Source information
Model confidence (mean pLDDT): 78 of 100. This is a predicted structure of a 412-nucleotide RNA (Bacterial RNase P class A) from a Pirellulaceae bacterium. The source organism's lineage runs through Bacteria, Planctomycetota, Planctomycetia, Pirellulales and Pirellulaceae.

[in-house]
């Protein structure tokens, strides 16, 4: 000097004028209320006007993908179904997030990616080609040991004296049964690789070395795992972001949650359960009746589905359900302030983060607030606007600055 990797900060700036909105005041008018020493004085003050000070959108406010705080469902129990996560150890309120480490893969490297438990539990899937794609298999080949056949020679026996029959032996053949999966072919992948021995030809059939798999011992590490030595001839492809198995986790709904004040109302039709026992009180025509309480049973409702359990209500003076119809829907709180809050220093920790001390209060709209004009500057302004709040992830994005590290070139 060039090319990269990782991380952090900012998000046009300054000034003036007018405007919008929240908060805190000053002054004036003022419905009305209260008190008193009552034709007045004092206090509070709906509402209105004017004026001063001060605060006022983001790194993603977005997506609504996760986790919570908070609120409500009387309680929020168990099981199944359903859903989520998936290496180890830490962090955190918690998480599917963050940090460190381990394994695999990519990169010369700084670094990056990882849906990373299980395929020898089961069931599936893989076009075409190929014999064959999970327990097998033979297309081209190789073999001729075993059994059988054929041909030639030799020996023996027998006979019908014909090179006939039978038996044996040796050689050949590559014909059949058979053996083979080493060679070739197909394919992304063909049931470990290389070499030697062995065999009829071959094959982990045997051996040496290597790879994988299943172990053992010792060392290191909290652990995932790793290093060294060693045993076994065991060699069982890929895919679980296929079904599935295993481990762990999971009530629901949501600020249009919910709460307070004020205000208004009207119901109709249909459906609808099962009673029984005990006890107390009253009445009694002494048969019993009525009412209260309790048990069992039946029915209904209860904020993810089903079942069990459970709570409450009802059991015909009927809980509840369905349809139709009527009324209210205004103000305030939630959201004044404080939050798992922000900033700084120190300490612990590899880090995420935690602790201690100090300082600070930082938007609250409700049809929806920050806009307009002018002047100057230059990195020429991108993506883009809170709606209960917070921790993350993902997506979009004009540029500027800073730090650490890697590689290459040149010079000293």
């Nucleotide at each position: 000097c060039g090319a990269g990797u990782c991380g952090a900060u900012c998000a046009a700036g300054u000034g003036a004028u007018c405007g919008c909105u929240g908060g805190c005041g000053g002054c004036c008018c003022a419905a009305g209320a209260c008190g008193c020493u009552u034709u007045g004085c004092g206090u509070c003050g709906c509402g209105g006007g004017u004026u001063g000070c001060u605060g006022g959108a983001g790194g993603a406010a977005a997506g609504u993908c996760c986790g919570g705080g908070c609120u409500c469902c009387g309680u929020a129990g168990g099981a199944c179904a359903g859903g989520g996560u998936g290496g180890u150890c830490g962090g955190u309120a918690a998480c599917g997030c963050c940090g460190a480490c381990c394994g695999a893969c990519c990169g010369c490297g700084a670094g990056g990616u990882u849906a990373g438990g299980g395929c020898a539990a089961g069931u599936g899937c893989a076009a075409c080609a190929g014999a064959a794609a999970g327990c097998a298999a033979a297309c081209c080949g190789c073999c001729g040991a075993a059994c059988a056949g054929c041909c030639a020679g030799c020996c023996a026996a027998c006979c019908u004296c014909g090179u006939g029959u039978u038996g044996g032996u040796c050689g050949g053949u590559g014909u059949g049964u058979g053996g083979u999966a080493a060679g070739g072919g197909u394919g992304a992948a063909a049931c470990g690789g290389u070499g030697a021995g062995g065999u009829a030809a071959g094959a982990g059939c045997u051996c040496a070395c290597c790879a994988g798999c299943a172990g053992g011992u010792a060392g290191g590490g909290u652990g995932a795992c790793u290093u060294a030595c060693u045993u076994g001839g065991c060699u069982a492809g890929g895919u679980a972001a296929a079904c599935c198995c295993c481990a762990c986790c999971c009530g629901g709904a949501g600020c249009a949650a919910g709460g307070u004040u004020a205000g208004a109302c009207a119901g109709a039709u249909g459906g609808g359960a099962a009673g029984u026992c005990g006890u107390c009180a009253u009445c009694u025509u002494c048969g019993g009746a009525u009412g209260g309480c309790g048990g069992c049973g039946c029915g209904a409702a209860g904020c993810g589905g089903u079942c069990c359990g459970u709570u409450u209500c009802g059991c015909u003076c009927g809980a509840c359900c369905a349809u139709c119809g009527g009324g209210u829907a205004a103000a305030c709180c939630g959201c004044g302030c404080c939050g798992a809050g922000g900033c700084g220093a120190c300490a612990a920790g590899c880090a995420a983060u935690u602790g201690u001390c100090g300082c600070c209060c930082c938007a609250g709209a409700u049809a929806a607030a920050u806009g307009a004009u002018c002047a100057c500057u230059c990195g020429c302004g991108a993506c883009a606007g809170a709606a209960c709040c917070c921790g993350g992830c993902u997506u979009a994005u004009c540029g500027a600055u800073c730090g650490a590290c890697u590689c290459g070139u040149u010079u000293u």
Rfam family: Bacterial RNase P class A. Gene Ontology terms of the family: dimeric ribonuclease P complex, ribonuclease P activity and tRNA processing. The family's RNA type in Rfam is ribozyme. The sequence was found by an Rfam model in a public genome assembly.